Bacterial RNase P class A from an Acidobacteriota bacterium, 412 nucleotides, folded computationally. The prediction has a mean pLDDT of 75.
[in-house]
């Protein structure tokens, strides 16, 4: 100088004008209602003035984990869901910190749903001799039959025996070697063997079991066993821990018109739908349409819930850290189809384009080539967007700055 790792901040500034919602006060117009009534004050409605306030580092996806608020719920289990190495923080967490183990990278450092597959069951496509109580397609080796050939040997037109060449047969032998495959019953040399083979031996790796470190997962050594056995549990399952549903349209309070519902009052005519009084008839009683006052439910609509809290910043202390304690200072949206916006200047920031001049290097003296600067002309500036509130995770996201680290080359 180059090329990376982590990890953090910000998300343009100022000022002019024009707007858009809440809040205060102040003030005008109507609208009611009340009183002590030329007036006065309360409520609601339309406006104008001035103050002072108004999105995010994700307000997002709604994936966890919680506060809150209804329901439900004797107690205990099963079921089903979701977790899952150790130790720590935390209101809680499928979160965060440390730490271990596997993988990956030269290295900073990533990245991991990371208990169990020697409890059981179940899957492993093609291929391929088998995908799991092993197994034998080519090889390689024995053994017997056959054939070519060679030597030797005999009791010689022949037979015998070693060897050797091509074949066949074997309910022989092996499992190195070769072939299939994501993946084949330990890996590497040595010795052994007909050929091989943990068959032995050494090393590594597995199992069992002791030391010693460590809170612990574990890690270091030793010992002794030739040595269990393929993958798969985001396949069923076991094993441990956890677990009630629904959510701010949760709830809660005030409450209109109509229309029902319940009470009490009055009810003309005429006995009409109707019942009771033992059957008919008179007669009373209810009842009946109608009309008043109250009452009780829910709806329209209003008002809380709604924002001062597991806040938020600064310091200090403890702690590797996440996080905790102590102090001091602040208040920082609360609207209901949802407001937080737009122009214009001026000046920062990135960029292309064209021009002048500086400085280095190198030169064949034409020039080439890096770097930082200044003037003129443009273009450029994201992801987005509160809806009861917090702590996480995760996806978006134009650039710009800062800490610490690692590789590789260079002066010194």
């Nucleotide at each position: 100088g180059u090329a990376g790792a982590g990890g953090g901040a910000c998300a343009g500034a100022c000022g002019a004008c024009c707007g858009c919602u809440g809040c205060g006060c102040g003030u005008g117009g109507c609208g009611u209602c009340a009183c002590g009534c030329u007036g006065u004050g309360g409520c609601g409605u339309c406006g104008c003035g001035c103050g002072g306030g108004g999105a995010g580092g994700a307000a997002a996806g709604u994936c966890c984990g919680a506060a809150c608020u209804c329901c439900a719920g004797a107690g205990g289990g099963c079921a089903g869901u979701g977790c899952g190495c150790c130790g720590g923080g935390u209101a809680a967490c499928c979160c965060c910190c440390g730490g271990u183990c596997a993988g990956g990278g030269u290295g900073a450092c990533c990245u991991g749903a990371a208990g169990g597959a020697a409890a059981g069951u179940g899957g492993c496509a093609c291929a391929g001799a088998a995908a799991a109580c092993a197994u034998a397609c080519c090889g390689c080796c024995c053994g017997c039959c056959u054939u070519c050939g060679c030597a030797c040997g005999c009791u010689a037109c022949g037979c015998g025996u070693g060897c050797u060449u091509c074949g066949g047969c074997g309910a022989g032998g092996u499992a190195a070697g070769g072939g299939u495959g994501a993946a084949a019953a330990g890996g590497u040399g040595c010795g052994g063997u007909a050929a091989g083979a943990g068959c032995g031996c050494a090393c590594c790796g597995c199992g069992u079991u002791c030391g010693c470190c460590g809170u612990a997962a574990g890690g270091c050594g030793g010992a002794u066993g030739g040595c269990a056995g393929g993958c798969u549990a985001a396949a069923c399952c076991c094993c441990g821990c956890a677990u009630g549903g629904a959510g701010c349209a949760a709830g809660a309070c005030c409450a209109a018109a109509u229309a029902g519902g319940g009470a009490g009052g009055c009810g003309u005519c005429a006995u009409c739908a109707g019942g009771a009084c033992g059957g008919c008839c008179c007669g009373u009683c209810c009842g009946a349409a109608g009309c008043c006052u109250c009452c009780g439910g829910g709806u329209a609509g209003g008002u809380c819930g709604c924002u001062g809290g597991a806040c938020c910043c600064c310091g200090c202390c403890a702690g590797c850290g996440a996080u905790g304690g102590c102090g001091g200072g602040g208040c920082u949206a609360g609207a209901g189809g949802a407001a937080u916006g737009g122009u214009c200047g001026u000046c920062g920031c990135c960029u292309g384009g064209u021009u002048c001049g500086g400085c280095g290097c190198u030169u064949u003296c034409g020039g080439g080539u890096g770097c930082g600067g200044g003037g003129c002309c443009g273009g450029g500036a994201a992801c987005a967007g509160a809806a009861u509130u917090c702590g996480g995770c995760u996806u978006a996201u134009c650039g710009u700055c800062c800490c610490u680290c690692u590789g590789c080359g260079g002066c010194g």
Of the family's consensus pairs, 93% are formed in the model.